[in-house]
RNA sequence: AGGCCCGUAGCUCAGCGGUAGAGCAUCGCCUUGACACGGCGGUGGUCGGCGGUUCAAUCCCGCCCGGGCCUA
Numbered sequence: 001a002g003g004c005c006c007g008u009a010g011c012u013c014a015g016c017g018g019u020a021g022a023g024c025a026u027c028g029c030c031u032u033g034a035c036a037c038g039g040c041g042g043u044g045g046u047c048g049g050c051g052g053u054u055c056a057a058u059c060c061c062g063c064c065c066g067g068g069c070c071u072a
Stems, first nucleotide, its partner, number of pairs: 001071007010024004018055001026042005048064005
C1' cells in the first nucleotide's frame, strides 16, 4: 500500500429495507429471621462518524475512524 471480516444496551451477541431485541449485569417488589437461589416488573441505545440511494436505512452504496486477519 492492497484485500477480507467486525463495530448494535455496562458486557456477550441477535436483527440485514417498514416503530431496535435476547442473555448476563443493574434497580424495585415478592419470597426468607437474614443471605443466596427463584418469581414478577422496570431502567438503559445519536445502531462508530459523515454523505448518498429510497416514500422509508441498523440493514443497500461511497468515504473516513477504530479493531482483527491475510498478501506485498

A computed fold for a 72-nucleotide RNA from an Anaeromyxobacteraceae bacterium, annotated as transfer RNA. Its mean pLDDT, the model's own confidence on a scale to 100, is 84. Lineage of the source: Bacteria > Pseudomonadati > Myxococcia > Myxococcales > Anaeromyxobacteraceae. Rfam family: tRNA. By type it is a transfer RNA.